[in-house]
Context: one part of a larger RNA
This record gives sequence, C1' cells and structure tokens, in this order.
RNA sequence: UGACGGGGGCCCGCACAAGCGGUGGAGCAUGUGGUUUAAUUCGAAGCAACGCGAAGAACCUUACCAGGGCUUGACAUCCCGCUGACGCCUUCAGAGAUGAAGGGUUCCUGCGGGACAGCGGAGACAGGUGGUGCAUGGUUGUCGUCAGCUCGUGUCGUGAGAUGUUGGGUUCAGUCCCGCAACGAGCGCAACCCUUGUCGUCAGUUGCCAGCACAGAAGGUGGGCACUCUGGCGAGACAGCCGGUGAAAGCCGGAGGAAGGUGGGGAUGACGUCAAAUCAUCAUGCCCCUUAUGUCCUGGGCUACACACGUGCUACAAUGGCUGGUACAGAGGGUAGCGAACCCGCGAGGGGGAGCCAAUCCCGGAAAGCCAGUCUCAGUUCGGAUCGCAGGCUGCAACUCGCCUGCGUGAAGCCGGAAUCGCUAGUAAUCGCGGAUCAGCAUGCCGCGGUGAAUACGUUCCCGGGCCUUGUACA
Repeated sequence: UGACGGGGGCCCGCACAAGCGGUGGAGCAUGUGGUUUAAUUCGAAGCAACGCGAAGAACCUUACCAGGGCUUGACAUCCCGCUGACGCCUUCAGAGAUGAAGGGUUCCUGCGGGACAGCGGAGACAGGUGGUGCAUGGUUGUCGUCAGCUCGUGUCGUGAGAUGUUGGGUUCAGUCCCGCAACGAGCGCAACCCUUGUCGUCAGUUGCCAGCACAGAAGGUGGGCACUCUGGCGAGACAGCCGGUGAAAGCCGGAGGAAGGUGGGGAUGACGUCAAAUCAUCAUGCCCCUUAUGUCCUGGGCUACACACGUGCUACAAUGGCUGGUACAGAGGGUAGCGAACCCGCGAGGGGGAGCCAAUCCCGGAAAGCCAGUCUCAGUUCGGAUCGCAGGCUGCAACUCGCCUGCGUGAAGCCGGAAUCGCUAGUAAUCGCGGAUCAGCAUGCCGCGGUGAAUACGUUCCCGGGCCUUGUACA
C1' cells in the first nucleotide's frame, strides 16, 4: 500500500422486511450428471455450467460408431504427358461411393500452339472439428451502470509511498458546493444518440358523411386533407417561476403544464479481477497424424434409461370447464413467397387460383373480455399423460426418430417437506399475436400489444457493494 475480520462509523441495491405469484410434490417437454452402448461426437461446471454454443440432429448437418472405398487426395498453387471437352442423358453392376458401356457437345489461332477443362504421372505440397485457451490474437462472461481508476507539476517522507481523491454538506453519481499544500488534467458519471409521452408545421392513392353529392352492403365513387395516422423538421423541462429552508450546492412544498426535479425505456460497461470461457466461429506459435488423426459413401448414433439435479409447459378446478352468440390490438412477415373468394372434407387438410415485390393484396377468425345457457363439488362435463385404430402434411425417404387431425382409451395429480426464485407500475400476474432458424418440426428464444394489481413501517438481521477508520503473525 492492499486484502481480510463472527472490528467500528456512514450509505446504497427486490438485500431483508411488507406484499403478489411461483419452484421444490404430479404428468410431460428440454438441458445436465450418471449408467449403458459399437458409438451414445465435442465444449460449458458455484454465483457468472445445466430450454447454454444449437436462431431448428430423420438423410444432410455430423465432428461419433460399424462396414464399403480413395490415395497429389473432397479443396489451392506449380511441372510433364495424353485427350477435346467438362457438365448432361441412357443402360448395366452395386447399399451407395464408385466402376463399365453407349449417345451428344467448347473458344481463339499467325496453325506451331494457346485459353479452359478432364484423365494419367512424379513430387513439392494439400488436409486434420487432432493436442495445448497454463504459449496467443480476437471475441465474451463477471464484479457492475457499481462510482470509481489514474496522471502531470508541486509539497511531505531516507524509502515503499502519501497528498490531490481526505474533511463538512449534497447527489443516482469523485454530482455539485464549501474548506484544505495543493493546483490542474485524463479514463469513467452526466449530456450529446435511439425510442415513448404533448403541441406546432410541411406532406397527402392510409384516414374522414367531419360538410356536400352519387350510390347505398363496404370510404365503394366524386370530392376534400380538417381529424386519425404515417414520417421529416421544429417547439417543449431549465429547479425557469412563487413560498419555506440553507453560507452555498441543494432539499421540501406550490402554481402552470401532456410531462416535472436524471418524465419512462434502450444503446452506451472506466483501471482492473477471476492463469474465468472459447485452439470446435475465425486467426495463430509449438507439438502430433500423413494409403491416415486426411477424404468419399451406406447404415446406425447424437433421440439409449434403474436413477439424480436444473429450466420450463399443463394441471389439480366453480373469480372454473363446456356450448352458442358478440367486440376491441400492436408489432411483424411474404415472389423457388404470402395465398383471398368459392367448392369438397367432422377435422388436419385438399381443389381452386383472384390479388400482392405490398400503409393498397395475403398471412389474419387475436385471446382473455362481454351476453346467454349448462355442469353443482364429484377424481367429476376437472385434468390430460399413456396406448389402440383411422387419416392429413412436408420431404428421395418419417422403422429406429417429425408435426398435425378424428374416434376410442382415459394415468398421476385434490395446491406440494426441508428449502428456494422473480417482481416496486402499465411492473407482477394473466391473455393471445408475430418473427428469426426452417422443406417439415417450438412448452425454447427474441419481440408485440390486451386486461391489470398488492405492498414498502423501516435498515436490527441475511446477501452483495461504496467511502472513512481500526487490528493483523496474510501478500
């Protein structure tokens, strides 16, 4: 100087408390451990691994296993020789890779050849998701959006170092004020950026009987941009005004205002810590394999199942289930795409193809809600696992191993031990919708809107953190 303390002081944070809903019990989904296996490829490991890399494992992916093949190689550059093509089509053998046979087919030229491609050959080399994240770059997690971390000069100290950065106030903040052997400065904080909330303006193939006309089922048509909206520009909030308080910074209350005291949300992550993570995104030193640790193919595996854990979904019902009727979003996506009307089917879906490169057409009926009816407390008209049968879709192909539909079957489960998680407002809870990936496959992930709470006395205690101080045999 730090780190640490079941030392002290001050102060924060859904840290506790107050409150609401969960997890831990059940069934299932998913990840992991373990076990099994020819293989169940690899990585991730307290917080900060475990719906994580994987924003899509039937083949492919794929790195694993078995078997069948290839060696200058699936891929790059160079040399020599042969051919004129290569791709494509057909036939045969084969699980396919591959092999054999046949058909047809380039460009330039000064004709020697060249371009390009295939085949053959030799070797330089290729190749490696093989090892080492304790050799690395890059990227990322975490403390932590915490308020800190430093420097120049000066001063003090033999020195390590201190001072500044401590102190008194204040703030979300090393934010600002005052003081002070310090005076300044940098990286952080804040602001500048995006979005949302109000208004104005500009613009009108979305919107509007707002006012008129036609038509009358629909802004459908004429017409108009006033309103809604879309999107550019601008205004608006600054403790500016008033009162109180204070030395000031500021704090408390009030007015006006769509909005107050950083309005809400986002992006933004200082010096550093964890030899944290990643050699399997990529790059890369060194080591290792080179008829194989490379490469091609078929099939299998990554989907195994006595178990254990994490994360979720659906429930255990009456503020509920079912049936009928009826209302209101936002944000997105769409040309090898979205696919309307209409017809067929109980349905998944099929036929059909209008329109749309999309404020124009489509996905697209939002659901909870509301209005009626029914069920009457029962393992039930709760719950839907499991299994049987019959079908639909994608795809070369759904046996291992996809999703969906109908009929039947109806399991556990009556609110969950010790323990434990999230959340302070348009939040929790609850309801549906969209998107990425994607042929197909979502209870995951990323977004969107609808309905919409309860509680916070307080900081003694638990956890994490900041500043000052104290002890130390630790560095």
Predicted 3D model of a 475-nucleotide part of an RNA (small-subunit ribosomal RNA, 3' major domain) from Thermoactinomyces mirandus.
Lineage of the source: Bacteria > Bacillati > Bacillota > Bacilli > Thermoactinomyces.
Its Rfam family is "Bacterial small subunit ribosomal RNA". Rfam links the family to the GO terms structural constituent of ribosome and ribosome.
Its mean pLDDT, the model's own confidence on a scale to 100, is 86.